RNA sequence: GGCGCCAUCGUCUAGCGGUCAGGACAGGGGGUUCUCAGCUCUCAAGCCGGGGUUCGAUUCCCCGUGGCGCUA
Numbered sequence: 001g002g003c004g005c006c007a008u009c010g011u012c013u014a015g016c017g018g019u020c021a022g023g024a025c026a027g028g029g030g031g032u033u034c035u036c037a038g039c040u041c042u043c044a045a046g047c048c049g050g051g052g053u054u055c056g057a058u059u060c061c062c063c064g065u066g067g068c069g070c071u072a
Stems, first nucleotide, its partner, number of pairs: 001071007010025004018055001027043006048064005
């Protein structure tokens, strides 16, 4: 250099065109307890950037950025 794959809450991850963007761990608050742990209820937090297609894009296409792999 060429080709391929990936990018979603702090972390790990679900999602395959119309979802309230869900779950686990972690974090904040409440309950339970003499206290802690555990259990339980609850809250906050996310679609890498820019274009395009579409009535509608996290999802499809293109470019970029970053990461990983294969290859000369």